Predicted 3D model of a 74-nucleotide RNA (transfer RNA) from Desulfovibrio sp. Its mean pLDDT, the model's own confidence on a scale to 100, is 80. Its Rfam family is "tRNA". Rfam describes the family as follows. Transfer RNA (tRNA) molecules are approximately 80 nucleotides in length. NCBI's taxonomy places the organism under Bacteria, Pseudomonadati, Desulfovibrionia, Desulfovibrionaceae, Desulfovibrio.
[in-house]
RNA sequence: GGCAAGGUAGCUCAGGUGGUCAGAGCGCGCGGUUCAUACCCGCGGGGUCGGGGGUUCGAAUCCCUCCCUUGCUA
Numbered sequence: 001g002g003c004a005a006g007g008u009a010g011c012u013c014a015g016g017u018g019g020u021c022a023g024a025g026c027g028c029g030c031g032g033u034u035c036a037u038a039c040c041c042g043c044g045g046g047g048u049c050g051g052g053g054g055u056u057c058g059a060a061u062c063c064c065u066c067c068c069u070u071g072c073u074a
Stems, first nucleotide, its partner, number of pairs: 001073007010026004019057001028044005050066005
C1' cells in the first nucleotide's frame, strides 16, 4: 500500500428489510434483607450510536469522505 472485520453506557456486547422509548449483562449509586458483610431482590443515574457531509418526512441503520482498532497479504 491492498483486502476483510469492527468503532453503540465505565467494561463486554445486542439492535430483521430506515419509523416507535436506544437496550441487555456486569460494574456504579440508593433502598430492602442481615447483628454485620456477601449473595439475593427492587429502584436509579449514566449515550451528541468514532468525526464531518449527503439522501429522506424520518438515519445507530442507506451513500460519500476522514480518523482509530484488529486480522490477512505484498